[in-house]
About this RNA: This is a predicted structure of a 256-nucleotide RNA (Bacterial large signal recognition particle RNA) from an Acidobacteriota bacterium. A source record names the gene ffs. Its Rfam family is "Bacterial large signal recognition particle RNA". Clan: SRP clan. It is annotated as a non-coding RNA gene. Model confidence (mean pLDDT): 77 of 100. Lineage of the source: Bacteria > Pseudomonadati > Acidobacteriota.
RNA sequence: CCGUGCUAGACGGGGAGCUAGCGGUGCCCUGUACUCGCAACCCGCUAUAGCGAGGUCGAAUUCCUCCUCGAGGGCCGGCAGCGUGGCCGUCGGCUACGGCGGUGACGGCGUGGGUCUCGUGCGGCGUGGGCCCGUGAACCGGGUCAGGACCGGAAGGUAGCAGCCCUAAGCGGUCACCCAUGGGUGCCACGAGGAAGCCUGCGUUCGGCCGUCCGCAAGGGGCGGUGGCGUAUGCGGCUCGACAGGAGGUGCACGG
Numbered sequence: 001c002c003g004u005g006c007u008a009g010a011c012g013g014g015g016a017g018c019u020a021g022c023g024g025u026g027c028c029c030u031g032u033a034c035u036c037g038c039a040a041c042c043c044g045c046u047a048u049a050g051c052g053a054g055g056u057c058g059a060a061u062u063c064c065u066c067c068u069c070g071a072g073g074g075c076c077g078g079c080a081g082c083g084u085g086g087c088c089g090u091c092g093g094c095u096a097c098g099g100c101g102g103u104g105a106c107g108g109c110g111u112g113g114g115u116c117u118c119g120u121g122c123g124g125c126g127u128g129g130g131c132c133c134g135u136g137a138a139c140c141g142g143g144u145c146a147g148g149a150c151c152g153g154a155a156g157g158u159a160g161c162a163g164c165c166c167u168a169a170g171c172g173g174u175c176a177c178c179c180a181u182g183g184g185u186g187c188c189a190c191g192a193g194g195a196a197g198c199c200u201g202c203g204u205u206c207g208g209c210c211g212u213c214c215g216c217a218a219g220g221g222g223c224g225g226u227g228g229c230g231u232a233u234g235c236g237g238c239u240c241g242a243c244a245g246g247a248g249g250u251g252c253a254c255g256g
Base pairs, nucleotide, nucleotide: 001256002255003254004253005252006251009057010056011055012030013029014028015027020046021045022044023043024042034054035053036052037051038050063249064248065247066246067245068244072240073239074238075237076236078235079234080233081231082230083229084228086226087225088224089223090222091221093216094215096212097211098210099209100208107205108204109203110202111201112200113199114198115197116193117192118191119190120189121188122186123185125182126181127180128179129178130177132173133172134171135170141166142165143164144163149158150157151156
């Protein structure tokens, strides 16, 4: 390596539900992979978890383990959508009183502006730098260089330490001024933009308006807020998970 014969094992799996728990019959999802008998107010087992009987394959592409993928199921009102119903507040008519009103009420229409956004500029505040002042070099900066040293016959000259003066880097300070930069800066200016709301000027139209009382009457509405119940939908979370793919692991005997 091949052949033969065996053994372990395999001959579907999963979800929900039932159950002390594990399976099965039944329901559902996958998928096609033996037969007979038992079985839902159930049948059979005991953590090694269907029982009884028979058959086929059989160390492997078929068994086992791990990983990936993921059909499908269950749970959560968690969010949204949808449906339903509760509570609270508010809105509205009439009378009385008070105030305003043809010097034009509440509003409507038109037009202009403010609030708003962006940009530029100016001012202010903060920060940094510059300017300015002070300090600041044993020697490796400058000027002047006592002493001393060197050159020279001499006159003089050369290099140059200390000291003094001036500065560099550095350090400290600074009212104003210059530059740069920042914003939770500003009854600021200019430009551009601007759907709705609010405030306001002008023109026009228009005759009642507002407040208080809750006195009278009336119907179930509008608006706003809040929290409740539910789910053939969508999203999300948790959980189980078929099929498929990938990787790995795994006997015995005999003969050639």